The RNA shown here (transfer RNA) has 72 nucleotides and comes from Tetradesmus obliquus.
Its Rfam family is "tRNA". By type it is a transfer RNA.
The RNAcentral record of the sequence draws on ENA and Rfam.
Its mean pLDDT, the model's own confidence on a scale to 100, is 83.

RNA sequence: GGGGCAUUGGUAUAGUGGUAUUAUUCUCCCUUCGGGUGGGAGAGGUCCCGGGUUCGAUUCCCGGAUGCCCCC
Repeated sequence: GGGGCAUUGGUAUAGUGGUAUUAUUCUCCCUUCGGGUGGGAGAGGUCCCGGGUUCGAUUCCCGGAUGCCCCC
């Protein structure tokens, strides 16, 4: 220098053009003499950044950033 992949709550993940899933975490409640386990409710996300297409973008297109891999 060229190419590929990844980026989504604190952490780890699913996902599709129509205001995002699950687990874990945290808080509260029930259960217990108490704790653990179990059950219930709630909190927590500018979906890496900018631009474009579209009625609408986390998703499609372009550029950039970071990480990993391959080629030279």